Predicted 3D model of a 164-nucleotide RNA (FMN riboswitch aptamer (RFN element)).
Its Rfam family is "FMN riboswitch aptamer (RFN element)". Rfam's curators write: The RFN element is a highly conserved domain that is found frequently in the 5'-untranslated regions of prokaryotic mRNAs that encode for flavin mononucleotide (FMN) biosynthesis and transport proteins.
It was read from a public genome assembly, where an Rfam model found it.
RNA sequence: ACUUGCACUCAGGACAAGGUGAGAUUCCUGACCGGCAGUGAUGCCUCCGAAGGGGAGACGAGUCUGCGAACCGCCGAAUACCAGGCGGCCGAACCGGUGAGAAGACGGUACCGACGGUGAACGGGGUGCUUGCCGCCCCAAAGUCCGGAAGGGAGAGGGGGAAA
Numbered sequence: 001a002c003u004u005g006c007a008c009u010c011a012g013g014a015c016a017a018g019g020u021g022a023g024a025u026u027c028c029u030g031a032c033c034g035g036c037a038g039u040g041a042u043g044c045c046u047c048c049g050a051a052g053g054g055g056a057g058a059c060g061a062g063u064c065u066g067c068g069a070a071c072c073g074c075c076g077a078a079u080a081c082c083a084g085g086c087g088g089c090c091g092a093a094c095c096g097g098u099g100a101g102a103a104g105a106c107g108g109u110a111c112c113g114a115c116g117g118u119g120a121a122c123g124g125g126g127u128g129c130u131u132g133c134c135g136c137c138c139c140a141a142a143g144u145c146c147g148g149a150a151g152g153g154a155g156a157g158g159g160g161g162a163a164a
Base pairs, nucleotide, nucleotide: 003162004161006159008157009156010155017029018028019027031144032143033113034112035067036066037065038064043059045057046056047055048054062111063110071088072087073086074085075084093109094108095107096106115147116146117145123139124138125137126136127135128134129132
């Protein structure tokens, strides 16, 4: 160092400013955010080397690959709930330059975001009459607010063992 097993610790961010209004972090303008591992061009940085298309290390993807969470279904010592297991679902990118080569680096412009709650837009539906851009009711409606969650977790870290 590899393998195996142990407990511990850690492991998600974000509406500035303005508009309308009685009221909006929910509407409008605009702003802001990006879990884990891998890949990472010859990129950038640092170091080594006399030098090189040299060597080493760290960093580098929301939209490339794989996964986690959430959600749904089934199983789950009691009809229930949960741990756990299995399955399903699982968003979004192009252009330009450089170059032998770009899905990842550089520049530009786009796009995406679980479930429940709240909720004044816009929209859809119903209904009433006094037929008004009217009243009432319903549906739908937040990546950023509130909640499940002091949860779970991909994994990360160091610690101390065992065998060969």